[in-house]
Order: sequence, then C1' cells, then structure tokens
RNA sequence: CUGGCAGUAGUGUAGCCUGGCAACACGCCUGGUUUGGGUCCAGGAGAUCGGAGGUUCAAAUCCUCCCUGCCAGA
Repeated sequence: CUGGCAGUAGUGUAGCCUGGCAACACGCCUGGUUUGGGUCCAGGAGAUCGGAGGUUCAAAUCCUCCCUGCCAGA
C1' cells in the first nucleotide's frame, strides 16, 4: 500500500443479508423471601448501535469517507 473480518448497555453477544418499537445472558438498583447473606421470585435503570456525511417518509441495517483492532497478501 491492497483485500477481508470485527466495533451495538458495565461485560459477552444477537439483530444487519431482506430498512419499520434496539433484544438476550451475566452484572447493577429496588422490593419480596431469609435472623442475615446466598439462592429464588417480581419490578426497574442503563446503549443518539466506532465517527462524519449521503439516500429514504423512515437507517444499527443501504452507499461514501474516516478512526481503532485482528487476519492475509505485496
């Protein structure tokens, strides 16, 4: 320099192909249960989806550029 893959809540991931309410597990908070803790049960908070722009009525999803990491080639 070229090509490919990945970036989504505190952590790990799904959703992307085929645009339409951002989901699951663990974790966190509150309550119940318990003498207390753990387990279990119920409820809740938390992510402008790596950044910017474009297309569209509507973008995590499509298009362009850029950033970071990994892999391959030169």

This is a predicted structure of a 74-nucleotide RNA (transfer RNA) from a Planctomycetota bacterium. It matches the Rfam family "tRNA". It is annotated as a transfer RNA. Lineage of the source: Bacteria > Pseudomonadati > Planctomycetota. The prediction has a mean pLDDT of 85.